Source information:
A computed fold for a 102-nucleotide RNA from Chitinimonas sp. BJB300, annotated as TPP riboswitch aptamer (THI element). The organism belongs to Chitinimonas, within Bacteria. The coordinates come from a structure-prediction model, not an experiment, and the mean pLDDT is 76. It was read from a public genome assembly, where an Rfam model found it.

RNA sequence: UAAAGACGCUAGGGGUUCUAAGCGGCAUAGCCGCCUGGAUGAGAAAUACCCUCUGCACCUGACCCGGUUAACACCGGCGUAGGGAAGCGUCAUACGGCUGUU
Numbered sequence: 001u002a003a004a005g006a007c008g009c010u011a012g013g014g015g016u017u018c019u020a021a022g023c024g025g026c027a028u029a030g031c032c033g034c035c036u037g038g039a040u041g042a043g044a045a046a047u048a049c050c051c052u053c054u055g056c057a058c059c060u061g062a063c064c065c066g067g068u069u070a071a072c073a074c075c076g077g078c079g080u081a082g083g084g085a086a087g088c089g090u091c092a093u094a095c096g097g098c099u100g101u102u
Stems, first nucleotide, its partner, number of pairs: 001094001005091006011052004016046001017039004022034005058083003064077004
């Protein structure tokens, strides 16, 4: 001194789905709310979790297409798509300079 890395501080961004029983409500093939479980996940309302441009947070297209699942989730496509929230400090590493010793 620069990029990548780890950690911290401050600030900011983001999602919250599916499902079963019970109870209640309604405009009752059903829908909504409450509550207790179950599935996936980092997170399914948390002083949490994840992400912040080197963007695998998340959003849009999209109630999208194929596979798959009880369903959501998941896998592939779309997709080198269009958007998307940052600064500082410390550590370690690397390179360079200076000084000392041999």